The RNA shown here (transfer RNA) has 72 nucleotides and comes from an Ignavibacteria bacterium. The same sequence occurs in records of 3 taxa. Rfam family: tRNA. It is annotated as a transfer RNA. Its family is annotated with triplet codon-amino acid adaptor activity in the Gene Ontology.
RNA sequence: UCCCCUUUAGUGUAACGGUUAGCACAUAACUCUCUGAAAGUUACAGUUGUGGUUCGAAUCCACAAAGGGGAA
Numbered sequence: 001u002c003c004c005c006u007u008u009a010g011u012g013u014a015a016c017g018g019u020u021a022g023c024a025c026a027u028a029a030c031u032c033u034c035u036g037a038a039a040g041u042u043a044c045a046g047u048u049g050u051g052g053u054u055c056g057a058a059u060c061c062a063c064a065a066a067g068g069g070g071a072a
Base pairs, nucleotide, nucleotide: 001071002070003069004068005067006066007065010025011024012023013022018055027043028042029041030040031039048064049063050062051061052060
């Protein structure tokens, strides 16, 4: 210098362009218990950023950012 990949909740991970963005663990509250663990119920919390395309974007396109890989 060039090419490619990844970015979703505290963590891991789903989601044909049309779901209230889902699941598991974690966290908090409650139930249960003599107490705790286990179990159950409920709650909390998310699409890296800015534009564009579209009736509609986590998803498609462009440019940026961060991380990773490759070529020379």

Background: Taxonomically the source falls in Ignavibacteria (Bacteria, Pseudomonadati, Ignavibacteriota).